The part of an RNA shown here (small-subunit ribosomal RNA, 3' major domain) has 474 nucleotides and comes from an uncultured bacterium.
Its Rfam family is "Bacterial small subunit ribosomal RNA".
RNAcentral holds the full RNA, with entries from ENA and SILVA.
Model confidence (mean pLDDT): 81 of 100.
[in-house]
Context: one part of a larger RNA
RNA sequence: UGACGGGGGCCCGCACAAGCGGAGGAACAUGUGGUUUAAUUCGAUGAUACGCGAGGAACCUUACCCGGGCUUAAAUUGCAAAGGAAUAAUCUGGAAACAGAUUAGUCUUCGGACCUUUGUGAAGGUGCUGCAUGGUUGUCGUCAGCUCGUGCCGUGAGGUGUCGGCUUAAGUGCCAUAACGAGCGCAACCCUCGCCGCCAGUUACUAGCAGGUAAUGCUGAGGACUCUAGAGAGACUGCCAUCGUAAGAUGUGAGGAAGGUGGGGAUGACGUCAAAUCAGCACGGCCCUUACGUCCGGGGCUACACACGUGUUACAAUGGGCGGUACAGAAGGCAGCUACCUGGCGACAGGAUGCCAAUCCCUAAAGCCGCUCUCAGUUCGGACUGGAGUCUGCAACCCGACUCCACGAAGCUGGAUUCGCUAGUAAUCGCGCAUCAGCCACGGCGCGGUGAAUACGUUCCCGGGCCUUGUACU
Repeated sequence: UGACGGGGGCCCGCACAAGCGGAGGAACAUGUGGUUUAAUUCGAUGAUACGCGAGGAACCUUACCCGGGCUUAAAUUGCAAAGGAAUAAUCUGGAAACAGAUUAGUCUUCGGACCUUUGUGAAGGUGCUGCAUGGUUGUCGUCAGCUCGUGCCGUGAGGUGUCGGCUUAAGUGCCAUAACGAGCGCAACCCUCGCCGCCAGUUACUAGCAGGUAAUGCUGAGGACUCUAGAGAGACUGCCAUCGUAAGAUGUGAGGAAGGUGGGGAUGACGUCAAAUCAGCACGGCCCUUACGUCCGGGGCUACACACGUGUUACAAUGGGCGGUACAGAAGGCAGCUACCUGGCGACAGGAUGCCAAUCCCUAAAGCCGCUCUCAGUUCGGACUGGAGUCUGCAACCCGACUCCACGAAGCUGGAUUCGCUAGUAAUCGCGCAUCAGCCACGGCGCGGUGAAUACGUUCCCGGGCCUUGUACU
């Protein structure tokens, strides 16, 4: 100087408290450990691994296992030689890869292009080392810190500045001051939502005028409104009052769509954990070279006495079932989204139409209005199982999703313990997208609908910041 203390002081955070809803008990989904296996590929492991890499494991993927092939090789490329246009089709063996055979075809600007074979030089490796590395990432933490120049102090390590008082979300500012300034962070500049006027009106809109329909901005038309998307304005403790030297704080304050950082996002300082990744990529070193490379068929990654994490569905009446009826936003769409019609109980199928889309398509559920069930393992709950089907795909046996009928398990609110959340939040309700032929999505990322309770306070638990003190540690 730091670090540490079951030392002290000050302060903050859904840290506690006050509340609301969960997890821990059940069934299932998913990940992990373990076990098993020919293989169950590899990595991630307190917080910071465990619905994580994986935003799609039937084949492929695929790296694993078994078996069958190849050895200049699956791909890229230099040189030399030989042959042939390229290429297409058929047959035989085979699980395929591949091997063998046959037929068609015979380019050219004469330089060559392309292909095959042989030789040769490069290859190839998801093999090892993340403790050799780059790059990227997690975490402390969006915490308020981390430093430098000159000066001053100290023999020196170093200190000062950065401390003190007040203040702030903030090393944010004000005052004071052997310090005076500066940098990286903070804040602001960026995006988005909320109000307003301006510009522009098509595919959006429809007030007034006109036409038309069973009905509809359907049509003429309009540029008012909504909306779309561009550039502006607006909020600054600016005004008032009180307190204060100031910074600033306070207010059923005014005005205002919005008030004191208006809400949300992007943005992550110096560094810490030899943190993570050689399997995204790159790369040093080491290792393999008729195999640790590569192609193919099948299997495995989906196993199952068990243990844990994360979720979904429930245990019901604020509910279940049936009928009627209303209102979104944001996305997406060409072998794609599909109106409408017909068939089917249905998944879906057969027709048919519009749309490369503000034009066409996809467009809610909870809600509301009725009827029923009356507290029961039930008209709750839906696992599991049997049967019959639909769709995707070369192919659903291992191992897909969905539909219908039947079956109807555990479960009556969950021990110790533990998690999230302070407002359009929690809770609850549905919708969309990426990946994708299909899908094991109950996951992830978004979108809107309905819409709470509570915060006395900082004694205590956890984490963090500043000052100070002790120390046998540095």